Predicted 3D model of a 70-nucleotide RNA (c-di-GMP-I riboswitch aptamer) from a soil metagenome. The prediction has a mean pLDDT of 91. RNAcentral holds the sequence, with entries from MGnify.
RNA sequence: GACAAAGGCAAACCCGUCGGAAGGCGGGGACGCAAAGCCACGGGGCCGAGAGGUCAGCCGGGCUACCGAA
Numbered sequence: 001g002a003c004a005a006a007g008g009c010a011a012a013c014c015c016g017u018c019g020g021a022a023g024g025c026g027g028g029g030a031c032g033c034a035a036a037g038c039c040a041c042g043g044g045g046c047c048g049a050g051a052g053g054u055c056a057g058c059c060g061g062g063c064u065a066c067c068g069a070a
Base pairs, nucleotide, nucleotide: 001067008033009032013028014027015026016025017024018023031057037063038062039061041060042059043058044055045054046053047052
């Protein structure tokens, strides 16, 4: 970050499964994504009576990666 190239990921929803739940995993499926790759460090959302748990496709930050026009 291109009227480029090769690709990649996969929202909602459905099925199965784990979980008290949020949510996770697998299959199908594509709303979109130039890091929608990884990390729960800070803020925040969600679940939870609480302790805690969870969301990286909420914001910030860190690390890594393909291509090579402006």